[in-house]
RNA sequence: UCGCGCUCGUCAGGAGAGAGCUCUUCAACUGGAGCCACCGAAGGCGCAGGCACCCAGCCGAACGCUCAGGUAAAAAGGACUGACAAGGCGCU
Numbered sequence: 001u002c003g004c005g006c007u008c009g010u011c012a013g014g015a016g017a018g019a020g021c022u023c024u025u026c027a028a029c030u031g032g033a034g035c036c037a038c039c040g041a042a043g044g045c046g047c048a049g050g051c052a053c054c055c056a057g058c059c060g061a062a063c064g065c066u067c068a069g070g071u072a073a074a075a076a077g078g079a080c081u082g083a084c085a086a087g088g089c090g091c092u
Base pairs, nucleotide, nucleotide: 003091004090005089006088007087009084010083011082012081013080018036020035021034022033023032024031037071038070039069043067044065045064046063049059050058051057
């Protein structure tokens, strides 16, 4: 230098679940509050597993919980996938 991996950014794709009920507000299911039902793919928590092992510790799921978030369309968000470019880090 090339290549690979990680991180960040941009673009594209991207699911699930009540247009629920009550009160209040409004020109307006427009805004707010409460209650019940539900979803899992932001995040968070837990342990299953793995590494390590004297103690101790590390990683930690698309599994579970549903705190948070979300439940017509739209908007926003969205794990994950693909593409692209540059910077940074690591390895050969």
Molecule: Glycine riboswitch aptamer
Organism: Caenimonas koreensis DSM 17982